[in-house]
Molecule: c-di-AMP riboswitch aptamer (ydaO/yuaA leader)
Organism: Chloroflexota bacterium
């Protein structure tokens, strides 16, 4: 000096999960239930909610042959690339999990719940509009 590992601060990312205040408290964001009207009101499979996380398919293991499990490919959809927004190109990712418990369409009034958790520390571009800082 470099690489690697770890820690801290600041900063950044997913997400509603934030702001102000010493505090008390004040704002803000998000979800569920819930009329009329409308919709729905055949059978089977019970049904429903949060979320981007739907749908199709291949291989393997297992099986009481009903099924169960594992590993892939693609995909509806979603996020990032360091001021914000719009458009375009390029590029890197996610495409889960959980909850209610036979019950819930929409839904004014009204009722009610949450504001967690996890991660990174990188350094794409063009056009337009705006914001902020410095000189």
């Nucleotide at each position: 000096c470099a690489a690697c590992c770890g820690a801290a601060g600041a900063c950044g990312c997913c997400g509603a999960a934030c702001c102000c205040g010493c505090a008390a408290g004040g704002g803000g964001c998000g979800g569920g239930g819930g009329a009329a009207c409308c919709a729905a009101c055949g059978c089977g499979u019970g049904g429903g909610g949060u979320g981007a996380a739907u749908u199709c398919u291949u291989u393997c293991c297992u099986u009481c042959c009903g099924g169960g499990g594992a590993a892939g490919g693609a995909u509806a959809g979603g996020c990032g690339g360091a001021c914000u927004c719009c458009u375009u190109c390029c590029u890197g990712c996610c495409g889960a999990a959980c909850c209610c418990g036979u019950c819930a369409g929409c839904u004014a009034a009204c009722c009610u719940c949450g504001c967690a958790g996890g991660c990174g520390c990188g350094c794409g571009a063009a056009g337009g509009a705006g914001a902020g800082g410095c000189u």